[in-house]
RNA sequence: GCCCUUGUAGCUUAAAGGAUAGAGCAGCGGUCUUCGGAACCGCUAAUGGGGGUUCAAUUCCCUCCAAGGGCG
Repeated sequence: GCCCUUGUAGCUUAAAGGAUAGAGCAGCGGUCUUCGGAACCGCUAAUGGGGGUUCAAUUCCCUCCAAGGGCG
């Protein structure tokens, strides 16, 4: 330099054009307990940046950024 793959809560991930972006762990609060843990209930938190297509984009297209891989 060229090509391919990936990018969603703090972490692991689901959603393959339409539903309020869903879940587990973690965090916070509560119930329980002498305290802690466990269990149960609740809460907070996410689509890498920009643009395009579409009535509608996490999803499709372009570009940039980042990570990984292959070739030279």